[in-house]
A computed fold for a 117-nucleotide RNA from a Bacteroidota bacterium, annotated as SAM riboswitch aptamer (S box leader). Taxonomically the source falls in Bacteroidota (Bacteria, Pseudomonadati). The prediction has a mean pLDDT of 83. It matches the Rfam family "SAM riboswitch aptamer (S box leader)". Rfam describes the family as follows. The SAM riboswitch is found upstream of a number of genes which code for proteins involved in methionine or cysteine biosynthesis in Gram-positive bacteria.
RNA sequence: CACUUAUCCAGAAAGACUGAGGGAAUGGCCCUAUGACGUCUUGACAACCUGUCGCGAGCAUGCCUCGAGAUAAGGUGCCAACUCCAACCUGAAGCGCAAGCCAAGGGGAGAUAAGUU
Numbered sequence: 001c002a003c004u005u006a007u008c009c010a011g012a013a014a015g016a017c018u019g020a021g022g023g024a025a026u027g028g029c030c031c032u033a034u035g036a037c038g039u040c041u042u043g044a045c046a047a048c049c050u051g052u053c054g055c056g057a058g059c060a061u062g063c064c065u066c067g068a069g070a071u072a073a074g075g076u077g078c079c080a081a082c083u084c085c086a087a088c089c090u091g092a093a094g095c096g097c098a099a100g101c102c103a104a105g106g107g108g109a110g111a112u113a114a115g116u117u
Stems, first nucleotide, its partner, number of pairs: 002116007013042005021031003026086003043079001045077001048075003051071003055067004059062001083109001088106003094101002
């Protein structure tokens, strides 16, 4: 880098340094000198993987397997806005002379985790 699976309307910021951009990309709309982005420190959130703890089930009776929990020690992640919203397809009811608008669903793209080559 690519592929597979799962999740993405919940949650959680202070300080120091720096100094103009940032929110992936396009459009919009936002954040930002009352200091963005970034780096570091500390803290939090969360529970994907590992660990630990009991509970239930199974049979092969093992520090076994599976399931649902608890915990938060380890590995990640994360701490403006639903992934900020939309885009492509379908499109109820309603509105509209019509084109169309639009709830919702799907898809695409992306992010994160775990795994595979």